Transfer RNA from a Candidatus Uhrbacteria bacterium, 72 nucleotides, folded computationally. The coordinates come from a structure-prediction model, not an experiment, and the mean pLDDT is 83.
[in-house]
RNA sequence: GGCCCCAUCGUCUAACGGUUAGGACGGCAGGUUCUCAUCCUGCAAACCGGGGUUCGAUUCCCCGUGGGGUCA
Numbered sequence: 001g002g003c004c005c006c007a008u009c010g011u012c013u014a015a016c017g018g019u020u021a022g023g024a025c026g027g028c029a030g031g032u033u034c035u036c037a038u039c040c041u042g043c044a045a046a047c048c049g050g051g052g053u054u055c056g057a058u059u060c061c062c063c064g065u066g067g068g069g070u071c072a
């Protein structure tokens, strides 16, 4: 350098073009406990950037950025 794949809460991971963007771990606040842990309940937290298509884009297309794989 060519080709291919990936990018979503702090981390990991889901989501026929119309979802309150879901789950696990973690965090916080309660409950339980003599205390801690465990366990239970609740809360906060995310769509890599810019264009395009569309009535409507996290989702489809293009460019960029970052990461990975492969051929050199």
Stems, first nucleotide, its partner, number of pairs: 001071007010025004018055001027043005048064005
The sequence was found in a public genome assembly. Its Rfam family is "tRNA". The family's RNA type in Rfam is transfer RNA.